[in-house]
RNA sequence: UCUCGAUAAUGGCAAACCCCGAGUAAUUGGGGGACGCAAAGCCACAGAUCCCGCGAGGGAUGGCUGGGCCGUCGAA
Numbered sequence: 001u002c003u004c005g006a007u008a009a010u011g012g013c014a015a016a017c018c019c020c021g022a023g024u025a026a027u028u029g030g031g032g033g034a035c036g037c038a039a040a041g042c043c044a045c046a047g048a049u050c051c052c053g054c055g056a057g058g059g060a061u062g063g064c065u066g067g068g069c070c071g072u073c074g075a076a
Base pairs, nucleotide, nucleotide: 004074005073012037013036017032018031019030020029021028022027035063041069042068043067045066046065047064048061049060050059051058052057
């Protein structure tokens, strides 16, 4: 350095639900709250699902799968 992921250590994030707000909607921002997560950090490229639209198409979801990029620690 790479792979890997422990009854290790420092920490980190935050599901459902509730309140306030944004959006036609999917969904999302903030606060509370913790189901969980070794990338539950970032990216919408491919697939999948969801929303809007007669359609063409546009949008959303990274905590759906794959992939890419960056990162903490160091047992076996």
Annotation
A computed fold for a 76-nucleotide RNA from Marinobacterium lacunae, annotated as c-di-GMP-I riboswitch aptamer. Its mean pLDDT, the model's own confidence on a scale to 100, is 90. Its Rfam family is "c-di-GMP-I riboswitch aptamer". From the family's description: GEMM was predicted in a large-scale screen for bacterial structured RNA regulatory elements. Its family is annotated with cyclic-di-GMP binding in the Gene Ontology.